[in-house]
A computed fold for a 73-nucleotide RNA from a Dysgonamonadaceae bacterium, annotated as transfer RNA. The sequence was found in a public genome assembly. Its Rfam family is "tRNA". It is annotated as a transfer RNA. Its family is annotated with triplet codon-amino acid adaptor activity in the Gene Ontology.

């Protein structure tokens, strides 16, 4: 230098043929308990790495930047 892949909530990660983003684990209320913990019920939490295009409509499709892994020379 050249190729590939990954970038989604605090952490793991889904998301299908482009059509208003979810799970589970964390936290927070409540409930349950003499009172933790477990259980159980709900709630808050997202500029989908960043900029740009395409498009009525991009988390998805394109192109370029940034990080990371990884292969190649």
């Nucleotide at each position: 230098g050249c190729c590939g892949c990954u970038a989604u909530a605090g952490c793991u990660c889904a998301g299908u043929u482009g059509g208003u983003a979810g799970a589970g684990c964390a936290a927070c209320a409540c409930a349950u308990u003499c009172g933790u913990a477990a259980c159980g019920u709900g709630u808050a939490g997202g500029u989908c790495a960043c900029g740009a295009g395409u498009u009525c409509g991009a988390g998805u499709c394109u192109c370029g930047u940034u990080a990371g892994c990884g292969g190649c020379u």